The RNA shown here (small-subunit ribosomal RNA) has 1447 nucleotides and comes from an uncultured prokaryote.
The RNAcentral record of the sequence draws on ENA.
RNA sequence: GGCGCGCCUAACACAUGCAAGUCGAACGACUCAGGGUCUUCGGACUCUGAGUAACGUGGCGGACGGGUGAGUAACGCGUGGGUGAUAUGCCCUUUGGUGGGGGAUAACCCGUGGAAACGCGGGGGAAUACCGCAUAAGGCCGCAAGGGACACCUUGCGGGGAAAGGCUUCGGUCGCCGAAGGAGUAGCCCGCGUCCGAUUAGCUAGUUGGUGAGGUAAAGGCUCACCAAGGCAACGAUCGGUAACCGGUCUGAGAGGACGGGCGGUCACACUGGGACUGAGAUACGGCCCAGACUCCUACGGGAGGCAGCAGUGGGGAAUUUUGGGCAAUGGGGGAAACCCUGACCCAGCGACGCCGCGUGGAGGACGAAGGCCCUCGGGUCGUAAACUCCUGUUCUUGGGGAAGAGAAUGACGGUACCCAAGGAGCAAGCCCCGGCUAACUCCGUGCCAGCAGCCGCGGUAAUACGGGGGGGGCAAGCGCUGUUCGGAAUUACUGGGCGUAAAGGGCGCGUAGGCGGCCUCGUAAGUCGGGUGUGAAAUGCCGGGGCUCAACUCCGAGCACUGCACCUGAUACUGCUUGGCUAGAGAGAGGUAGAGGCGAGCGGAAUUCCCGGUGUAGCGGUGGAAUGCGUAGAUAUCGGGAAGAACAUCUGCGGCGAAGGCGGCUCGCUGGGCCUCAUCUGACGCUGAAGCGCGAAAGCGUGGGGAGCAAACAGGAUUAGAUACCCUGGUAGUCCACGCCGUAAACGCUGGGCACUAGGUGUCGGGAGGCUUGGUCCUUUCGGUGCCGCAGCUAACGCAUUAAGUGCCCCGCCUGGGGAUUACGGCCGCAAGGCUGAAACUCAAAGGAAUUGACGGGGGCCCGCACAAGCGGUGGAGCAUGUGGUUUAAUUCGAAGCAACGCGAAGAACCUUACCUGGGCUUGACAUGUCGGUAGUACUCUCUUGGAAACAGGAGGGGACCCUUCGGGGAGCCGUCACAGGUGCUGCAUGGCUGUCGUCAGCUCGUGUCGUGAGAUGUUGGGUUAAGUCCCGCAACGAGCGCAACCCUCGCCCGUAGUUGCCAGCGGAUCAUGCCGGGGACUCUACGGGGACUGCCGGUGACAAACCGGAGGAAGGUGGGGAUGACGUCAAGUCAUCAUGGCCCUUAUGUCCAGGGCGACACACGUGCUACAAUGGCCAGAACAAAGGGCAGCGAUACCGCGAGGUGGAGCGAAUCCCAAAAAUCUGGUCCAAGUUCGGAUUGGAGUCUGCAACUCGACUCCAUGAAGCCGGAAUCGCUAGUAAUCGUAGGUCAGCCAUACCACGGUGAAUACGUUCCCGGGCCUUGUACACACCGCCCGUCAAGCGAUGGAAGCUGGGGGUACCCGGAGCCGGUGGCCUAACCUUCGGGAGGGAGCCGUCGAAGGUAAACUCAGUGACUGGCGCUAAGUCGUAACAAGGUAACC
Repeated sequence: GGCGCGCCUAACACAUGCAAGUCGAACGACUCAGGGUCUUCGGACUCUGAGUAACGUGGCGGACGGGUGAGUAACGCGUGGGUGAUAUGCCCUUUGGUGGGGGAUAACCCGUGGAAACGCGGGGGAAUACCGCAUAAGGCCGCAAGGGACACCUUGCGGGGAAAGGCUUCGGUCGCCGAAGGAGUAGCCCGCGUCCGAUUAGCUAGUUGGUGAGGUAAAGGCUCACCAAGGCAACGAUCGGUAACCGGUCUGAGAGGACGGGCGGUCACACUGGGACUGAGAUACGGCCCAGACUCCUACGGGAGGCAGCAGUGGGGAAUUUUGGGCAAUGGGGGAAACCCUGACCCAGCGACGCCGCGUGGAGGACGAAGGCCCUCGGGUCGUAAACUCCUGUUCUUGGGGAAGAGAAUGACGGUACCCAAGGAGCAAGCCCCGGCUAACUCCGUGCCAGCAGCCGCGGUAAUACGGGGGGGGCAAGCGCUGUUCGGAAUUACUGGGCGUAAAGGGCGCGUAGGCGGCCUCGUAAGUCGGGUGUGAAAUGCCGGGGCUCAACUCCGAGCACUGCACCUGAUACUGCUUGGCUAGAGAGAGGUAGAGGCGAGCGGAAUUCCCGGUGUAGCGGUGGAAUGCGUAGAUAUCGGGAAGAACAUCUGCGGCGAAGGCGGCUCGCUGGGCCUCAUCUGACGCUGAAGCGCGAAAGCGUGGGGAGCAAACAGGAUUAGAUACCCUGGUAGUCCACGCCGUAAACGCUGGGCACUAGGUGUCGGGAGGCUUGGUCCUUUCGGUGCCGCAGCUAACGCAUUAAGUGCCCCGCCUGGGGAUUACGGCCGCAAGGCUGAAACUCAAAGGAAUUGACGGGGGCCCGCACAAGCGGUGGAGCAUGUGGUUUAAUUCGAAGCAACGCGAAGAACCUUACCUGGGCUUGACAUGUCGGUAGUACUCUCUUGGAAACAGGAGGGGACCCUUCGGGGAGCCGUCACAGGUGCUGCAUGGCUGUCGUCAGCUCGUGUCGUGAGAUGUUGGGUUAAGUCCCGCAACGAGCGCAACCCUCGCCCGUAGUUGCCAGCGGAUCAUGCCGGGGACUCUACGGGGACUGCCGGUGACAAACCGGAGGAAGGUGGGGAUGACGUCAAGUCAUCAUGGCCCUUAUGUCCAGGGCGACACACGUGCUACAAUGGCCAGAACAAAGGGCAGCGAUACCGCGAGGUGGAGCGAAUCCCAAAAAUCUGGUCCAAGUUCGGAUUGGAGUCUGCAACUCGACUCCAUGAAGCCGGAAUCGCUAGUAAUCGUAGGUCAGCCAUACCACGGUGAAUACGUUCCCGGGCCUUGUACACACCGCCCGUCAAGCGAUGGAAGCUGGGGGUACCCGGAGCCGGUGGCCUAACCUUCGGGAGGGAGCCGUCGAAGGUAAACUCAGUGACUGGCGCUAAGUCGUAACAAGGUAACC
C1' cells in the first nucleotide's frame, strides 16, 4: 500500500439527526397567471393554464430491504417426498367485458372543549372512495345422469353473481372487471436425520380415536357436542439442563472432533406479555388496542415514547470504529414520465484485527580504526560492520499529465489509481529466545535472596536456567504472552483398545425382551450389488483459464466434487422373510453306573465337662519364668455309675459331588444333577441373556428353644516406659435347633458363558470296547472328570499352554491417572446394623504392574577372623605424666571428633618456635622481579654516643671493597618512584598431592560369544578343595585384566669367595692378666655369591582330579617366621596450618618488626600411659651373659675433686679399631617378717648441679628432710595363639637443655589355652522376602495441636423456575341481545333487510390467594476431607517388621 474483518459482554438504557415513501396523468382544496361575468370597488363567481405537495380523500408501497439471536430440542432446521387438502397483489400469456344510476364523507368554513395530545357539534361538498341495478362464462351453489384411481371429472337443468376511470397530438395509451393458464412466492402434511442427563421411569383429559358441526385459502382435536378408552415410553416417553438450524469454517491421512463470526438459505424476535384490525400477504421493528415495568412532558385533569435500522451516548467489559460523502454505480418503492425517496448500497474515515505485497538501500572498502566484550595476555570477537569512495531511486517530496468504472446524460470515490520530470540515502526495525525438549555461550552481579518456570526443573559464593553487558539464534512490520479449538491421544479404540497379577468378569444360577444361530430346497427381492433419472441453490473447495505490475483478492467454464436422499430398472451368492424336507446341534427313551449332592427321621461310639459314690493325699494347674485360679470343707490322679450338648479321629487321597456358597459317623425314606452304552423317537425345539426371579460362607438382627466345649465384650494375673494387646486364669453374647430377616467376602482359578479348531508325555477318579491269562492281573483303545510337565502360539514380564491367558465366531458384565471415595446428596431395599446405585469441589506428578541390580532382615544354608569361648596379663578405683572436653582468660592460636579425634599434627612451646593477646614501631615493606630517576669514598664493616624494654628514630668518627670493559662506560649495591610484594585470612563442600578406613578382606571387572524387548544375565553359579575367584571337575561359554600367590628384604641350615679394625684351633713369643705380638685362614663372625623345600617321595582318603590326612628324610614341611606390597570402590572421611592451587577477602594492615605475656590457667569430666599397692617382693654386697645403635660446635677413656648431680682435665676416635657402656631381670650371700611396713613414692621445706642471653610465670637432675593416696579396684571394657603374652633392661631420633612415663628400634628371661562355632562383633559366597535405593541411622501409619482451602449436614433465612387449584378479569375475536341509533337496497311508506353503539356471555394476559415441587444463595453450630521443611504421642504396615499379613 492492497483486499477483507471489526460489541463474542447488558435481547442493558438511550440524547440528537437520518433510515419509507410516492402518485396532481384518481379527487377536493390552495397559490399564481390570463380570460369572462358581477360588483357596494373591499371583492365575489366562473373558465383556462401553470405551480405547490405544506392539508385532506383515494391508489400502490410501509409483510420488501435493514437489525438481532432472546426464545425454541420443535416438522424449528436439513434432506427427500406429498398437497386428489390450498392461496397468490404487482408481472407474463390467452379470452371476454368496462352499460346505467344513487347516497355519503374528510379536507374546508362557523361554533366549541382541552395546558397539551387530541377532539365535539353544525354547514357545505369531489373521486379510480362507497352502494344498488343491468349483462356475463368452462368460475361459485344445488339437483340429475355418466365415467373413474371414489375428498374427483364430464354433461344437462336451476339459482346466484363484475367493473373506473385518467391522460391524449384522438392514432392511442395507462388503468378497471370476470375467467383460464404460467412464473415466482407462501401455507399445510409425511419419511429420515438433528446435544447432554436414568441421581428424571413412567407420561397423558382435547388426552387417543370415532360421529356430527363450526372454523380456515386449505387437511386436521384446530374448536365444540356426543360416544368409545384409548395414545406415548427402555429403539428412552415425561422431566431437567444447554442450544437458533443449515450451506459451511477450523482441524485431521481418513473416520472423526470442535464451531456456526463474515457471506448465502431458513426460522424466531422487535421494551415485556396479551390481542385482533387492515390487507394478496402481518397477527405487522420505525401501524393500532390493552396490561406491566421504565423514561419524559404536564396547568395534575391527562398525555408521549420504544436504535436487536445507520451514525452516536452512557453502562457493562480484556475488548470492537465516523453523530463522514453520495445516490455516480447495483438494487428497491411510487409514478405514464420527468423525477422523488432509499444509513439497502457504493465510497471515504478509524483499528498491524487477519491475509497478501513492498521497503528501510546497492557496490567497493583494513590480515582489520575507535569503542565495547572476552582473554590462556599471545590474542579473539562485534567486523566489511562503520568511517570513506562510487552508485541506484522501490518508497518519499515537489511539479506536470491524468483514467477505466457509463450504450446516451450522470462520478461520491478523486486531481484517486496510473504515467512523466526533478530532488536527494535522504523519513523508515523491532520483538522473542540462547539448561534439555529446541536453533543459539560467555563475563559480571546476586547467594534457596531477588527472581525464573510450558514439562523436567534452576537459585543455599565460580548459575550457559535469576538480573545486566557482550556475543549468538529465530521471526520480521511485526514479535511474544494469554485464552480457545482440533491434532499428536490407538488417552472412549466405527476405522482402532482392553479386563489372571497394571483400572476392569457380575458371588452363583434360572430366565423375559433383545442379539446371534445347523444341512438341503421352492419362492420373494427388504438388506446387499450394478445401471439409469431427478435432486443435492448460489457462494465455498478442487481443476483449467482470465483481470488487478505480482500476490492476497476477484471473474469465467453445459468443468469436477458435494461421499446424501428419492424414484425407475436389473442381479440373487450371502443375510432376512416364506414353502417343503433332513438329522450331525438340542431334547426324549431304554439299559447300566460312581458319589461328604440336597431334605427329613432314627441310631452309634470315643472324647470333654458336670453330678453321685469308692480309693487316695498335698498339691494341682499354668508359663519364657510366674502369678491370678482350684485344693485339707479332700482337689489333681484313679475306678465305678449317671447326665448333657456339640462335633464325627483313623479311612482322607492336588480323591469324590454340587451352579456357586458349600458338602464328611451309621441306617432308612424322599429327591436333584452327572457319566457310560444302545441309536428307538422328536426334528433346530439352539446359545447368550439387559430387566426380573431364586440361591447365597461367616458375622449380625427378630421370636422361641438349647447351651458340653470353645469364646468377642468384660474381669483378674503377668509382661512393659506404658500394654485398654500378644501370654495365663476365668467368662457373657454367640457358636447349636426351629421359623423369619440380612445379601455381604481375598464370594479367588483374583481368569463370565457357549461352540469349534490347534504336538505330546505322565498320574489319578468314573464308565465302555478289544486282546492275553485258570485266575488275580496286565496290555491296547475310547468317552467324561481332575492334577502335573511341556511344543507351537500368546504375554510388558511373570507365566498360560486341548481344564488356554493359543486360533476364531456369538452373547452378557465391566474399565478409562492417584487421592477425595467401599464418600456426600438423591432414589430403591432393610426391624436395625447397613446394602445397592453413585458424583463434585479440591488436591497431587504421580499412583500402579512385572522383572533387574544392590542394600537390608529380631529369613535360611555354607565359611572365615583373638569374633566368642578356653587362657594369661591389663584398663575402669589411687598418685603422677600426657592428650581432650568444659570452664576461665586480654590471649589461654589452629586443626583432629564413633570404630578410623583424644602420649593425634608436636621426632622436644622458658626467648625463638608462634600462627594468639597487650603494648610500641615500619609502609615498595622482613622476601622476589621489572621500569624510571637519583647516588657516591658507595656496599659492607668497626668504634663512640642520645631517647627507648627492644624494634626503631637520630648524632659523631674510623676502615673499606667486587664483576665485565672497546677505558667512554656497564653490572651489582644503596636511595626514591611506579608496577607489585606479603597474608598460618575464608572455602578440604571448588581442587592437586598425600593419608586414614572397610581390609591382606577375596574380591572387582573387561573382550567376544550366547540368552533376554530391556534393565541385565551368563562367564564369577554348581560339585569338591584352599589362607585365597587357590586349584580340579562340570557347565553357553571361551579367554583376558586389576587383585591372591610368587618374584624383593630380613631371620633360620649348608657351601664357595674374602680375612681387617673382627676371630684364635694348632705353632712361636711376651704378660700379674688380656689375640698383647709373630703368625694362621680352621672356627665364630663379617658381607657378597650360591645351594636348599617342590606336596618331590611313601601309605591312606578322594571322582582315576584338585586336594587333604599320616609318615620318611631334612636345619627347615605343606604360605617355614617376620617385613615390604593395599584391587574396583566407600565414607562430599582427613588435611587450603607441610606443600601446591581456583575463587573470594585485607593493603599505613588480616602485611611486617619488637618487648612482655599466653599456648603450662583449674570446681570438674573422659581417653592413653607410668609407678604402685608388695615376700615369685624391698634393701645391701658380690658375680655373669646381649643385640642394635649413636658420636667432631660430637662421643669423651684412665686419673683427680665432690655423698651426689657434676667439676677439673684431656688420651683415643669421623669409629667391626676409641667412646657413650653399666645391660637389667638372673645367680650367690645377707637382711626385712605381713606392718600402710625397710611396701609405695606423691607432696612439701631446705641445699645444690647443669644447659642456656635468660630457668619467676615455666627446665631437668642431685643431696638432706618430708612420707599423701593406695592393701588389687562397681557397671563395664582392652590386648595377646609362640619365641607370642607377660616380664627385664638397652639404644636412637628430635634436642642448648627438657617436662620422654611418649614414639621408634634392640635384645634377655619366657608361659597358659583353643572343647567348639550356639551366642556378641566384623567379613565372604549362595539363596529368600522387601512398600528400602540418601539403601533399616531406611520406609511409614493414625490420633492430637497449628495455618490455609474446598465441601457435606443443619433450626432457619433469601431469591429464581415451571406447574396445579381457585379468585379477579383488560383489550379483543366469537356468540347472544330487550330497549336505543341507523344514508344507499326493498317497501303495501306502516315498516323491513342490513348495520352500529350499548349490554350480557364463553375464552382470556397481567395480577392475587393456597398448598406443594424444584434449583440456587446464605446460616449459629457441626461432620469428615485435602494441602502445608524441621510440633506431640506412640510403632500399626513393609524383611518371619519382631503376635505372618490381608478380606